[in-house]
Molecule: THF (Tetrahydrofolate) riboswitch aptamer
Organism: Bacillota bacterium
RNA sequence: GGCAGAGUAGGUGUUAUGCGUUAAGUGCUAAGGGAUGGGAAGUUGCCCUUAGACGAAAGGCGACAGUCAAAAUCGCCUGCGACAUAAUACUGCGUCCGCUGUU
Repeated sequence: GGCAGAGUAGGUGUUAUGCGUUAAGUGCUAAGGGAUGGGAAGUUGCCCUUAGACGAAAGGCGACAGUCAAAAUCGCCUGCGACAUAAUACUGCGUCCGCUGUU
């Protein structure tokens, strides 16, 4: 020097534990800020803050409970939510240098 490869932020699926279902969260828009393979610059993407608009799936059973019924509260079950966290599988830097293997 040639060839091959690994690794970021993240993404998706599954499982578990929670949260919400009295609507927080998620998603959308705008502004500002931040972190992003080991290094450099940087893009896609990601995160945070503020503001704005929009906006959802509940059902059943039990306890309280007594003569009946209802409300409220609590618990359980089945659902639902672009919900959160963790584990796991798959996936995941375009450029230059570096790293690993090989020649």